[in-house]
Small-subunit ribosomal RNA, 5' domain from Fodinicurvata fenggangensis DSM 21160, 475 nucleotides, folded computationally.
Its Rfam family is "Bacterial small subunit ribosomal RNA". Gene Ontology terms of the family: structural constituent of ribosome and ribosome.
The sequence was found in a public genome assembly.
The coordinates come from a structure-prediction model, not an experiment, and the mean pLDDT is 89.
Context: one part of a larger RNA
RNA sequence: GAACGAACGCUGGCGGCAGGCCUAACACAUGCAAGUCGAACGCAUGCCUUCGGGCAUGAGUGGCGCACGGGUGAGUAACGCGUGGGAACCGACCCUGGGGUUGGGGAUAACCGCUGGAAACGGCGGCUAAUACCCAAUACGCCUUGAGGGGGAAAGAUUUAUCGCCCCGGGACGGGCCCGCGUUGGAUUAGGUAGUUGGUGGGGUAACGGCCUACCAAGCCUACGAUCCAUAGCUGGUUUGAGAGGAUGAUCAGCCACACUGGGACUGAGACACGGCCCAGACUCCUACGGGAGGCAGCAGUGGGGAAUAUUGGACAAUGGGGGCAACCCUGAUCCAGCCAUGCCGCGUGAGUGAAGAAGGCCUUAGGGUUGUAAAGCUCUUUCAGUGGUGAAGAUGAUGACGGUAGCCACAGAAGAAGCCCCGGCUAACUCCGUGCCAGCAGCCGCGGUAAUACGGAGGGGGCAAGCGUUGUUC
Numbered sequence: 001g002a003a004c005g006a007a008c009g010c011u012g013g014c015g016g017c018a019g020g021c022c023u024a025a026c027a028c029a030u031g032c033a034a035g036u037c038g039a040a041c042g043c044a045u046g047c048c049u050u051c052g053g054g055c056a057u058g059a060g061u062g063g064c065g066c067a068c069g070g071g072u073g074a075g076u077a078a079c080g081c082g083u084g085g086g087a088a089c090c091g092a093c094c095c096u097g098g099g100g101u102u103g104g105g106g107a108u109a110a111c112c113g114c115u116g117g118a119a120a121c122g123g124c125g126g127c128u129a130a131u132a133c134c135c136a137a138u139a140c141g142c143c144u145u146g147a148g149g150g151g152g153a154a155a156g157a158u159u160u161a162u163c164g165c166c167c168c169g170g171g172a173c174g175g176g177c178c179c180g181c182g183u184u185g186g187a188u189u190a191g192g193u194a195g196u197u198g199g200u201g202g203g204g205u206a207a208c209g210g211c212c213u214a215c216c217a218a219g220c221c222u223a224c225g226a227u228c229c230a231u232a233g234c235u236g237g238u239u240u241g242a243g244a245g246g247a248u249g250a251u252c253a254g255c256c257a258c259a260c261u262g263g264g265a266c267u268g269a270g271a272c273a274c275g276g277c278c279c280a281g282a283c284u285c286c287u288a289c290g291g292g293a294g295g296c297a298g299c300a301g302u303g304g305g306g307a308a309u310a311u312u313g314g315a316c317a318a319u320g321g322g323g324g325c326a327a328c329c330c331u332g333a334u335c336c337a338g339c340c341a342u343g344c345c346g347c348g349u350g351a352g353u354g355a356a357g358a359a360g361g362c363c364u365u366a367g368g369g370u371u372g373u374a375a376a377g378c379u380c381u382u383u384c385a386g387u388g389g390u391g392a393a394g395a396u397g398a399u400g401a402c403g404g405u406a407g408c409c410a411c412a413g414a415a416g417a418a419g420c421c422c423c424g425g426c427u428a429a430c431u432c433c434g435u436g437c438c439a440g441c442a443g444c445c446g447c448g449g450u451a452a453u454a455c456g457g458a459g460g461g462g463g464c465a466a467g468c469g470u471u472g473u474u475c
Base pairs, nucleotide, nucleotide: 001475002474003473004472006471007470008469009468010467013347014346015345016344017343018342019340020339021305026303027302028301030300031299032298035064036063037062040061041060043058044057045056046055047054048053071258072257073256080183081182082181083180084179085178086177089175090174091173094171095170096169097168098167099166100165101164102136103135104134105133111126112125113124114123115122116121142151143150144149156163157162184230185229186228191221192220193219196218197217198216199215200214201213202212203211233255234254235253236252237248238247239246240245260281261280262279263278264277283294284293285292286291311337313336314335315334319333320331321330322329323328350380351379352378353377360371361370362369363368384416386411387410388409389408390407394402419464420463421462422461423460424445425444426443430459431458432457433456434455440447441446
C1' cells in the first nucleotide's frame, strides 16, 4: 500500500447493488417449511334432483412424490476431492422402435358390533371395492439350458377424444464401481498387517472385487516415509503480488459428508432416508405411575456463548419443483419487502458576486498579521429529501406480492443534510496558554524534571470525507 463475512470509538443526508452467527454440529417455546390425484376404489355426511343421477366435503384403500429442493462442515488426509482414463453395471419419470393388453379367484381397510387403555394407541367378530393381491392362458423379442427343453406379463378410467397398463430393444440424462497422477505438518511416530496378501470352490450384489465364507499358500505395505499423532471438508475460485509465489476456500457454482449421539435394516427405480421406521444412550416434556411423546446443521424466532451478525414480514405475480387430463392445490425453493454505513459505487449538503478586507476569535515587535471572499449583503439555481398529481416494464391470452414502487409533471424554499483523524522525524501540516519526569503521549526513534511545534486546551493548518480513526488477520 492492498484486502476483509469484520469488531470497537466518534460521527451520520439520500439512492443503487451486494453481504449479514466466522463463537456453542449448544439447548430450543410457537407458527410455517411436502404434498397431490374423485379421470384407480368403496364408504360416510350435506346439498340439488326431471328419481336416471349429479355436486361438494371428509377419513380410508390405492397411485405418484416425499432420495429433489433447503441447511450445516461435525467427521474425513480418503479414489473424499481435482484431473485424465477404464469395464463387470443400474435407472422411476421423458423421447423413440417392435409386440401385447385374454380368462378367472380369494381377501382387506374404511364401515358396523363388542371390547382394552388416563393417553398414545389398540384387540376380537362381521360386511365390501379397486389401476391393491393371487392363479391360469398366451410370448416377436427376453432369461436359462445338458440345445430336447424349462421359466416369466398386463388394468383399467372417462366428458369417446384420450390418458393409462405389460414385455423387449435403442436414446437422452443421472448414478454405482475401478485405475494413473496431484492433494497439510510431525521421525522427539520406524516398523505396520491374520481377511492380513494371493489362489480355488461357494455365497452375495445392479455390477467387478476378501465384499463375505471354507480350504490352500505365505504373502502384502514401508526412509520415494508405511504405521501412528496432530490439523483440515475438496474444487472452480478469492486475495495479494510485476511475476514466480504466498495466504485463503464467506457469498455464487460443482462434488462429498452429516441430520440429538451410536447402531440397524424396511419400503422403493433410487435411501440405509433432515421434517420415515426399529434398538440402545443422554436430554426435555406428558402421565391416572401401568405407559407414552420429541429432535430447527429448513424459514422466522428464543435462551446461551460471544467483540460480533437481521423480521416470529408479503406473495406464489415471475422462475423452477411435486401431484393432477385439466381447473387447480402445495411450495419459508424462489421472488420481494423489513433491519444494519457491513462493503462497493453514485449523488448531495448550494452557485455567482461580494473589501468597509466588518464584528468576533487567535497571534503580535501593538504598527499590524491571520481566520478571509470566508461571513453579511445582492443576484440566481433546486439535484436529493419534502408536498400534490400522474404512473409503468417485469405478463406471448388471463393473472403483479413488489407497489401507488421506479419513472415523469408541478409546487415551495438555500431551504432539511459534515464529520473524523492528524500537525517532533519517518510523514503533508505551527503558534499561544496550561502542566512541570506530574498528568499524560507513543507504530519505531522517543517526548514530559518552568520558555514542550511530541502531554492537555485554543487559534491556525494538513489529510480523507458520510465517513474517519483504532484493533485483529492475510499478502